[in-house]
C1' cells in the first nucleotide's frame, strides 16, 4: 500500500430497521451470618467518531479512528 472481518456496561456475550438496549461476571447498599464466604433482595453503569438513509438506525450506506487476520 491493497482486501477481509470486529468495535456494546470493568470483563464476556446477546439483541427482524421498532428501544424503556437484555444476560452473566464483576461492584455498591440492605438482609442472613459471632465475623468472612456463599446465599437473597434491591441499585447504578454501555452503543468507537461524524455524516447520510428511513417516519424511525445497535442494525442499513459513506468517511474515519482502533484491534486481528489475509496478499504483495
Nucleotide at each position: 500500500u491493497c482486501c477481509g472481518c470486529u468495535g456494546u456496561a470493568g470483563u464476556c456475550c446477546a439483541a427482524c430497521g421498532g428501544c424503556u438496549a437484555g444476560g452473566a461476571u464483576a461492584u455498591a447498599u440492605c438482609g442472613c451470618u459471632u465475623u468472612c464466604a456463599c446465599c437473597g433482595a434491591u441499585g447504578a453503569g454501555a452503543u468507537c467518531g461524524g455524516g447520510g438513509u428511513u417516519c424511525g438506525a445497535u442494525u442499513c450506506c459513506c468517511c474515519g479512528c482502533a484491534g486481528c487476520g489475509g496478499a504483495a
Molecule: transfer RNA
Organism: Cantharellus anzutake